[in-house]
RNA sequence: CAGGGUGUAGCUCAGUUGGUAGAGCGUUGGCUUCGGGAGCCAGAGGUCGCGAGUUCAAGUCUCGCCACCCUGA
Numbered sequence: 001c002a003g004g005g006u007g008u009a010g011c012u013c014a015g016u017u018g019g020u021a022g023a024g025c026g027u028u029g030g031c032u033u034c035g036g037g038a039g040c041c042a043g044a045g046g047u048c049g050c051g052a053g054u055u056c057a058a059g060u061c062u063c064g065c066c067a068c069c070c071u072g073a
Base pairs, nucleotide, nucleotide: 001072002071003070004069005068006067007066010025011024012023013022019056027043028042029041030040031039049065050064051063052062053061
């Protein structure tokens, strides 16, 4: 320099044909226990990497940029 891939909750990741963003773990509170752990119930936590465009509507489509990974030179 060229091609490809990834970017979503604190972590690991889903998200189908564009239609109001979810799971597991973790975390907070409660129940239970002499206490802890395990278990159960409830909750909090998101600028979907950044910006722009298309659309009634964008995590999803298009363009630019950024970071990381792979391949080639």